Notes
A computed fold for a 584-nucleotide part of an RNA from Demequina sp. NBRC 110056, annotated as large-subunit ribosomal RNA, domain I. Its mean pLDDT, the model's own confidence on a scale to 100, is 82.
[in-house]
Context: one part of a larger RNA
Formats: sequence, structure tokens, C1' cells
RNA sequence: AGCACAUGGUGGAUGCCUUGGCAGUAGGAGCCGAUGAAGGACGUUGUAGCCUGCGAUAAGCCUCGGGGAGCUGGCAAACAAGCUUAGAUCCGAGGAUGUCCGAAUGGGGAAACCCCGCUGGAGUCAUGUCCAGUGACCCUCGCCUGAACACAUAGGGCGAGCGGAGGGAACGUCGGGAAGUGAAACAUCUCAGUACCGACAGGAAGAGAUAUUCCGUGAGUAGUGGCGAGCGAAAGCGGAUCAGGCCAAACCGUUAGCGUGUGAUAGCCGGCAGGCGUUGCGUUAGCGGGGUUGUGGGACCUUUUGGGAAGAGCUGCCGCUCUUCCAAGGAGUCAGAAAUCCGCGUGAUAGUCGAAGGGCAUUGAAAGGCCCGGCAUAGAGGGUGCAACCCCCGUAGACGAAAUCUCGUGGACUCCUAAGAGUCAUCCCAAGUAGCACGGGGCCCGAGAAAUCCCGUGUGAAUCAGCAGAGACCACUCUGUAAGCCUAAAUACUACCUACUGACCGAUAGCGGAACAGUACCGUGAGGGAAAGGUGAAAAGUACCCCGAGAGGGGAGUGAAAUAGUACCUGAAACCGUGUGCUU
Repeated sequence: AGCACAUGGUGGAUGCCUUGGCAGUAGGAGCCGAUGAAGGACGUUGUAGCCUGCGAUAAGCCUCGGGGAGCUGGCAAACAAGCUUAGAUCCGAGGAUGUCCGAAUGGGGAAACCCCGCUGGAGUCAUGUCCAGUGACCCUCGCCUGAACACAUAGGGCGAGCGGAGGGAACGUCGGGAAGUGAAACAUCUCAGUACCGACAGGAAGAGAUAUUCCGUGAGUAGUGGCGAGCGAAAGCGGAUCAGGCCAAACCGUUAGCGUGUGAUAGCCGGCAGGCGUUGCGUUAGCGGGGUUGUGGGACCUUUUGGGAAGAGCUGCCGCUCUUCCAAGGAGUCAGAAAUCCGCGUGAUAGUCGAAGGGCAUUGAAAGGCCCGGCAUAGAGGGUGCAACCCCCGUAGACGAAAUCUCGUGGACUCCUAAGAGUCAUCCCAAGUAGCACGGGGCCCGAGAAAUCCCGUGUGAAUCAGCAGAGACCACUCUGUAAGCCUAAAUACUACCUACUGACCGAUAGCGGAACAGUACCGUGAGGGAAAGGUGAAAAGUACCCCGAGAGGGGAGUGAAAUAGUACCUGAAACCGUGUGCUU
């Protein structure tokens, strides 16, 4: 030195474990914010630090409920000082307080800082100082004022507004909008209207009355396509869910502005009589009524029938019309107009009750074994010194709310209401719109024979004897009624809450993160981004003695075990020793 055996060190694999993740299912909830959010800074406990909570009333204050013996949050003990059956700590609901920054909003600013005006108050001889409030911008509304220019308008001022502003995981709508890639190269094409950027909204959004939407099918079909790669419908059928409404215009009335008109001829609901005297007519704007449709509808005109009461329409009589109230009928707070309260019930946010086991031996320890029992609408699960239906928490089942909220239901309450027939003459039925030309986009549809739909530029109709569509276009026929608005549910998503599940992971896995992690650390910055779990049933965490400066160790002691000693379960290999044997 090698080999073999034995025994150690180092190291942290493996096994076992799980506080944490991942993926789902069901239900709920789905916005927060100038009444100052999200997110932070700084403070705050008797004792340093960090986390959590809270905010100068600062691990808390008040009220109402629950609960019932200990408590003063965690790492994390200890001491001190206290609280508590006159019910503390703790749990739930409602309220109070809530420094400074942050949309940040009195002004400024290098966020958490600096500086100021006004009103009221505290204090001072007075000033300084302190406290409470108030002071950004935009919008809307009201009032006042008020140019060019007479009225007016613009502008200005004052006041009011739970009006806006900012944040939010995904889902949504809209405006912009790639490339890698595929086509085995590449340009039309594809990827893809995807990623990404921006704006804005809601619990859904969008769309929507011939409803619309979603799922399955139709169907990888019809189509489209350097007819390449690829892209790719619809009707119909079966389901989910279902809901329909309001206006514009014609016409009537009224108010205001402008123009115009006349002296009785227009007008004042109709008839007769009286009376009034710009009340008229046209037009513009606002308001009220009317009206809302495709078997075209409506207005206007004529006509039939129609509960009650009061009032009005210049006056009297007759009629008519209108308004209000009551009755009758109908409807309603998700649209169709809109707000709230009460009763009852369901559920949510704390909780409550909840069956039945002992012995023997083994063991450090019994829940395992043996013996004899019991409960079960409960033998889900977890814990307890090993493997527990009957030890503990629970589970099945049954109960429970002062307060706030959800949903349902009833009522209060609120709102609406003449119904027909006839004539088809007159009027209306959404205009810089439809259509057309050119240029684009989007549709299964790449310009094609290219309709339909949507934009840009230009041009530019008609009103039912109208207009549009039925895939160029024309005819016939059929279908619909554009150019106004609203609309729940079925649908999408999950930051969040509750319960449950897994042929999901088990510490190089599973979220980056089982642990004080978006931390340490890196970067000027945008940004990047870790490592790190396990003593034991219980700290019983080794009193005391010895060596040593200490670290560390040897005894002693604890424990079932200390080769379980806070470098702690198991403790592989590489690597480094020690002992013995063999070989050289």
C1' cells in the first nucleotide's frame, strides 16, 4: 500500500410523518372609495426585537346577544402588576375612536414632510402656541350679475349636491393591434383579431321582441382556400330558460318667443240670447293628452253602448267635453313610474343538547390480545404515551338570535283603466337617413356572379298606390315594416366565504413560498429571486462532581431508548479514520 471483516467519523439519500400546497364539487357572495378606498408609514403592551391586532379612547372603548372559569394575542418562558360567578378572557352583531401618507383634494413637496388663510374655542398682559372645523378641480342645479349688440347670449360671482376622480383576481364591451410559427422555403394565406397596449362598466357584461342567449346535434357537412397549408357556417331538430314593454309623428290643449292681421268680419265648446275685445292666424320651442302597428296601424270624421259624486269650460237654459275623488277591475318595485313600512316564515352571521365499557395479563405507555358487556337515525373524521363505535372533540338526529342582513309570503302603499262599429277621402307612421358611386372592413365567403351587415368620402329619395328582403340583376310571387329607447332568466368568471371530495404531492415533490417569502440577496431601474420541516409520550432539555481558558468531553442523573442531548427520528453512498487478519 492493497484486500477482507469489524467498528467509527463525515454526509444527509431513503423510509415514515404533515402544519402546506394542487385540482375539484356544492352552496353563498360578487364590488370598495371624498362619510377618504386599495395599499402603506409611524406609533401603540410594565419589560429589547419581530409578527398579529389596534390608532393619541391605540393587543383596545360602548351597547346588545352567546358562553361559563379562568384570563392579561404569538415567537416565549420568567418576573411584576392586575381583571374575573356583581360573569372576566373568548365568540357574534351593531356603534364610537381612527395619527400621517396615499385619488389625496387649502398651498407646496424628494409619499408618510414643510407652510398658510378663514370661523369658533383654550391659553397669554400681549404675541408666539394649541384644539375643533373649513378652504383642490370638474360637472349638474338654483340665484345674482353681465360684453361685443337693443333684447339676449358668452363670461363672471354666490350657494347647494352620500355627483365625478382612485382601486380591484378572472370574466365583459369598445378602440388600437404584432411576431415566432404553419404552409416542410416564401409573398396571398396561417398563427389571430390571438398575445399585448389603452378606455370604460357590472355582478355579470353584451345582445335582445320576428325576441335574444346558452348546450347537444346538424357537421368537419354546405362552403371557402397560392382549391395549398388550412379555415369553416346556417336552417332544422332535441334541450336550458322564458316576458315583454315605452316613445317619435299626425291631431287636441296650454305656456313662452317671433312675424302678421283687423276694429267687428276673425276669436271666446255646440244651439239661442247677452257680453267680452287682440283674446285670432302662422311659425319655433317646451309641457300635458293622444298614439305604437303588418290579417298594415294610428290620427281625423260619423255613429252605438257606458257605475256614482263634486268642480271647470265668459253669463243664463239644454247638451257636450275635461279635471278630481270614491266604487269596481287590473298591475307593481329586475324593464315597463317609483319609495318605504309592518306582520309571518326560511336562511346567514355566535351557539346548545347529543347514546353506549369494564376487568385481566403484556408494555415505558393499550386504543392491540384474552374475558364478559353495551349503543347505534351516531361504525364520517380527528385526538388521546401502540391499532378506541362506547376516554375527549365530534358524528346521526334535534334545537337556538337581542342585533344586522338574505329570500319568500300577506298587508299597508303606489300606479293604470271606457269598449266597439263604419267610411278609406285627408293627414301621420323616425332624413343628410335609405339607396347609389368610389375606397375599406366584417360575414363559411381571400373581389369573386357577391347579396345581406358595418364604416369613410361624395351624392341623395319615398310615407302604404310607400319602403326593404328572399345571394349579381330583372319579372312574378312571398316575407317583413329600417333609419328611437328599455328589458329579468338560462350564459361567462372566481380575488373572497362555508362545507366536502381526490387511483393529486409529500419537503430537489406540492404554489416561488409547509418556516416571519415576494423575505434575504442581486440589479441605477424595469425586474430577477432563493435556501431553510421532524428530540421525546411528556422538557422530564442532564442537579452535582471531574478535565479544560473556553469549546467540548468523562462520570452521575432523566427517559422505554441519550449511537433520542436543542449540531437532536431513520441515518444509504461518495469521502476520511481505527482495530484485527491475509498478501506484497